[in-house]
This is a predicted structure of a 384-nucleotide RNA (Bacterial RNase P class A) from Oerskovia sp. M15. It is recorded under the gene name rnpB. The prediction has a mean pLDDT of 75.
RNA sequence: UGAGUCGGUCAGACGGCCGCGUCGGCGCCCUCGUGGCGUCGCCGAGGAACGUCCGGGCUCCACAGGGCAAGGUGGUGGGUAACGCCCACCCGGGGUGACCCGCGGGACAGUGCCACAGAGAACAGACCGCCUCCCACGACUCCGGUCGCGGGCGGUAAGGGUGAAACGGUGGUGUAGAGACCACCAGCGGGCCAGGUGACUGGUCCGGCUAGGUAAACCCCACCUGGAGCAAGGUCAGACAGGAAGCGUCCGAGGGCUGCUCGCCCGAGCUUCCGGGUAGACCGCUGGAGGCGUGCGGCAACGUACGUCGUAGAUGGAUGGCCGUCACCCGUGCGGGGCAACCGCGCGCGGGGACAGAACCCGGCGUACCGACCGACUCAUCCG
Numbered sequence: 001u002g003a004g005u006c007g008g009u010c011a012g013a014c015g016g017c018c019g020c021g022u023c024g025g026c027g028c029c030c031u032c033g034u035g036g037c038g039u040c041g042c043c044g045a046g047g048a049a050c051g052u053c054c055g056g057g058c059u060c061c062a063c064a065g066g067g068c069a070a071g072g073u074g075g076u077g078g079g080u081a082a083c084g085c086c087c088a089c090c091c092g093g094g095g096u097g098a099c100c101c102g103c104g105g106g107a108c109a110g111u112g113c114c115a116c117a118g119a120g121a122a123c124a125g126a127c128c129g130c131c132u133c134c135c136a137c138g139a140c141u142c143c144g145g146u147c148g149c150g151g152g153c154g155g156u157a158a159g160g161g162u163g164a165a166a167c168g169g170u171g172g173u174g175u176a177g178a179g180a181c182c183a184c185c186a187g188c189g190g191g192c193c194a195g196g197u198g199a200c201u202g203g204u205c206c207g208g209c210u211a212g213g214u215a216a217a218c219c220c221c222a223c224c225u226g227g228a229g230c231a232a233g234g235u236c237a238g239a240c241a242g243g244a245a246g247c248g249u250c251c252g253a254g255g256g257c258u259g260c261u262c263g264c265c266c267g268a269g270c271u272u273c274c275g276g277g278u279a280g281a282c283c284g285c286u287g288g289a290g291g292c293g294u295g296c297g298g299c300a301a302c303g304u305a306c307g308u309c310g311u312a313g314a315u316g317g318a319u320g321g322c323c324g325u326c327a328c329c330c331g332u333g334c335g336g337g338g339c340a341a342c343c344g345c346g347c348g349c350g351g352g353g354a355c356a357g358a359a360c361c362c363g364g365c366g367u368a369c370c371g372a373c374c375g376a377c378u379c380a381u382c383c384g
Stems, first nucleotide, its partner, number of pairs: 001380010012326007020044002023041007030033001046355001050366002053364005058229004070225005075089005090104001091102004105220002110218002112214003127160002129156003133152003137148004168185006186210001188207008233283004242274006254266004290309008328352008336343002
């Protein structure tokens, strides 16, 4: 200098004018209320507020215990309120490398499936080839047979051919041929030793000689899961009906006088519960598993102690618009630099700023995004 990998930060600043919402102060008005209007002041979206995919808090309903069904998760060890998230490691795969990717339990419990091609695709398979035997024909003959060709019953998985995959590989012995046998290697299973918390790794010995893939197919194993969601749920108010139950009508419900009792009076109703639906106001409502800094523990995720910070809460749903200056990025005229390609270094001119947007609150994941900047690391080339 070029090409990359990983992680992080920002998502313009200031001023003026106009506008919107919550809250507070003041003033005015009225039908006096948690009212209306005016005015002043404070504050007023995000890294994803998004998708609503996963996990929790919170609320209501349900719930003795066990089981079935259904759904989910799936290497190991940690983190966490919890998770399908995060961290570290293991195994497998990719890259020269930094690093990246993995829906990563079980295919000797059982069932299913494996296109095309191919003879045969899962207790395999004989198409070509090779071999034994039998039959027919032909040639030769030393008459015992030999050779050739055709057919048939079998054998053979070493060779050819098909395929993603054909039931181990190489070499040797042996055979018609072959793990039939032997040595080494690969793979599988088991034992022992060593390391590790563990997944697993390394070494060694033995075995039968060889076992295909697929579980985002059924299934098996282990673990997890009650349902609905802030339109949850609650409070106030609740017109007009209507319904049910209890007590009572002179054996007096209930009411008044009263602090209570007695007493006196009035006296036929009184009390409780339910009450569909619509509309309204308020609570829930935002300080919470909070942010930042430092120290300590930990490889890390994270934990912990101390300090410090602090104003969105709308409900037809506010958080916006215009102008100016500056900063940033892109292009370019002139100037400047350079041998040159070129370099935004100076003065100008033109252009650009995305994705998106709270609605009970958190932790994640995924997706969208004009761009700018910072840090760590890798590879290549050149110079010293």
Of the family's consensus pairs, 94% are formed in the model.